[in-house]
Context: one part of a larger RNA
Order: sequence, then C1' cells, then structure tokens
RNA sequence: CCCUAGUUAAGGAACUCGGCAAAUUGGCCCCGUAACUUCGGGAGAAGGGGCGCCCCGCUAGUGUGAUUUAUUUGGUCAAACAACAUAAUGAGCACGAGGGGGCCGCAGUGACAAGCAUCGGGCGACUGUUUAUCAAAAACACAGGACUCUGCAAACUCGUAAGAGGAAGUAUAGGGUCUGAUGCCUGCCCAGUGCUGGAAGGUUAAGAGGAGGAGUCAUGCGGGGCAACCUGCAGAAGCCCUGAAUCGAAGCCCCAGUAAACGGCGGCCGUAACUAUAACGGUCCUAAGGUAGCGAAAUUCCUUGUCGGGUGAGUUCCGACGCGCACGAAUGGUGUAACGAUCCGAUGACUGUCUCAACUAGGGAUCCG
Repeated sequence: CCCUAGUUAAGGAACUCGGCAAAUUGGCCCCGUAACUUCGGGAGAAGGGGCGCCCCGCUAGUGUGAUUUAUUUGGUCAAACAACAUAAUGAGCACGAGGGGGCCGCAGUGACAAGCAUCGGGCGACUGUUUAUCAAAAACACAGGACUCUGCAAACUCGUAAGAGGAAGUAUAGGGUCUGAUGCCUGCCCAGUGCUGGAAGGUUAAGAGGAGGAGUCAUGCGGGGCAACCUGCAGAAGCCCUGAAUCGAAGCCCCAGUAAACGGCGGCCGUAACUAUAACGGUCCUAAGGUAGCGAAAUUCCUUGUCGGGUGAGUUCCGACGCGCACGAAUGGUGUAACGAUCCGAUGACUGUCUCAACUAGGGAUCCG
C1' cells in the first nucleotide's frame, strides 16, 4: 500500500453522473391509519405503545372429557346386572389472556433470525417472458378489440409424391395480420400502391390458320465444244425453310368499391376605433388539407424558450403557456386505481459517501532476517 470485516468526536449527502456503497428499519401483540379507487384495494399505509424474571396463580376462561347420578329399555318374583340415548356431574390433560404486587440490568423480540418510509412524474395495465456467457427493460407475451381468409377432400403448413398436421375440430370453429386490461374515443382523404368486384371496348401467348416468299430438283430452252463435257435462264410434283391476314384466355389498360389495407392529412396576401392579433375576405394548388385530445413531450433544433412552484442558489423535476424545426387518433389518441430488482425528481430518517481521516482484527503485497 491492497483486500475482507469492526468502531469512530463534531457535522450529516457538503460525496457523486446518481445516496453507488454502507447505515437506518426489522419479530409478535395492541392502538391507529390519508389522498385516490376499477370499491377488491391503497395498507404492514403513515404514526404510536407494549414485550424479561418472581408472586397472587396448575388465575379468569377455552378445548377435551374419565367418572358418577337420574330417566328409558332389556333382565329378574323383586334386586343384582347389562346396553343405548338424553340430561346433569365434571377428574385428569392441554391451551391460556387481562389485572395487581415485587426484582434486576445501560439495554428484556437482551444473541440469532428479522420491511427504511413518504411525496410527485414518465413508460408499460397487471402475474409472466427475454439477449445460456456485458442489456430484464419502456422490448416480447397477455386477456380484450378489429380486419381478413376458410363451407370441409376447408383455408393454411410440411412433403417430388403417397401422406400428415389443421382435427377425430366444422364459422360461438380454424388460419393470417394489426392493436394491446379498463374508461372516454378513434376525424378527413380511394388521386398513387395493394386488395375485392366488374365486364362493353383496346392490347395480348401458346395454338389454329395459311395469302405469299426462299431452297432443292425431273425436264425444257440458250451459249461454248468434233465429242466427253462446261455454263446461263426458266422450272411441275415432292421434300424442306419461312410466313401475312384472320380466330384466340387470364393479365394489363379501363370502370367501381375498400384506410382498425400500404399510406397521406397545404401555401401566399389583406383585414377590427392605440398597438398587437385576426373571428372575416381574396387567391393558388390538392385525393384530402390534421378533427377531438395532448403538447419545449422517451418527440422542441433555436433552448438553460417564457411564467409559476420547490432551493440561499435548480441546464434536472413539477404545473402552466403554444410560433408542434419535426404530436395526433388500433405504425392507435388521451386519462387511469393496482402493479414494477423499471426510469426521473423531491423529502424524512440514517449513516466514514464526504469535510478528513484515525484505530483495530484477519489475509495479501513489499522490505529485513
């Protein structure tokens, strides 16, 4: 010097990104307990008090219930005796307050075990799930909501197929996609893209069709040559190559519908009896120009916006305002009790986090031997 523990005057978060870490709290009984609320909660809210040992005293009482007695029945001449039930009795055992009196210590849940609490806000309703080995969350899931496909040999998935799952189910079922409890709600746009429906017209494949054209060639004609032969032109049938018109489906073009389908939701100029502002007017463009609600926000660049609150002092926080650079309605909007090893801010208590360090124990490192 380091590690693991313990203690600490005065102060008490001044530490620090941040109370990280540590400390505080802690059990049982009694009293008492707010806002808010989905009436269940919140709640162990918060905040208080008590707690040992001895005696009264194997207390009051509670549980269990032996025994005994009475009645009834059987039994007997009558008893004795036996049995069940009911009523009473209440031994023993176990549990056990409250009260009074006394005793000791610094301290009585005497050690151990054993919640810190409160207030405001963001996000996500909740319990759950997740990056085995740096992320547990606001991410995923979720109940609930919606759209869409599917009539059963279902849709869909796996497989070349047979076949299998779906399902030994049948639209209150099954598949896919989005949203994400609940409350209040979910506006406008179908021009583009997608999907669904439509079928008059345009376009359009294979295929059908075969006008026409090319090649080859029997043969014919011409030229050269004594001849063999060489060469030019025309060219039937066949074979072969090519091929126009015309007919020809879905699709596309086209016509509609559809946004809890993918998505989108304007600009400029002027105007009121101070000023400012503009309910109002004009104009251009668009498929339509952002409704309700929220808003410097997990979204605000300018920005530490401005005002208010909290502090002596607050780039964070809370409440407002609204010129929203660049919120906005199931890529859901906005509230919300409860919940959270969540994130942000504040307070009390508490403390070696700190002012500022000290000592102790154990273990290292180092040095000496």